RNAcentral holds the sequence, with entries from ENA and Rfam. A computed fold for an 81-nucleotide RNA from Cafeteria roenbergensis, annotated as transfer RNA. The source organism's lineage runs through Eukaryota, Bigyra, Opalozoa, Bicosoecida and Cafeteria.
RNA sequence: ACUCAGGUGGCGGAGUGGUUAACGCGUUAGAUUAAGGCUCUAAUCUCUUCGGAGGCGCAGGUUCGAAUCCUGUCCUGGGUA
Numbered sequence: 001a002c003u004c005a006g007g008u009g010g011c012g013g014a015g016u017g018g019u020u021a022a023c024g025c026g027u028u029a030g031a032u033u034a035a036g037g038c039u040c041u042a043a044u045c046u047c048u049u050c051g052g053a054g055g056c057g058c059a060g061g062u063u064c065g066a067a068u069c070c071u072g073u074c075c076u077g078g079g080u081a
Stems, first nucleotide, its partner, number of pairs: 001080007010025003018064001026044006045054003057073005
């Protein structure tokens, strides 16, 4: 330099045009316990005037509608020279 794959809450990770961006781990609170562990319940991206609005590396574009398709770009890994 060319080429392929990838980048999504604190972490792993699903979702490949339309439902509220799953699920698990972790964390917090509660139940249980003498106290822990295990187990169970609830909550867990951001802002908010509580009506909503935004958010999938970044910036544009296509579309009625984009995490998803297209372009550029940054980063990570593999391959070729």
Rfam family: tRNA. By type it is a transfer RNA.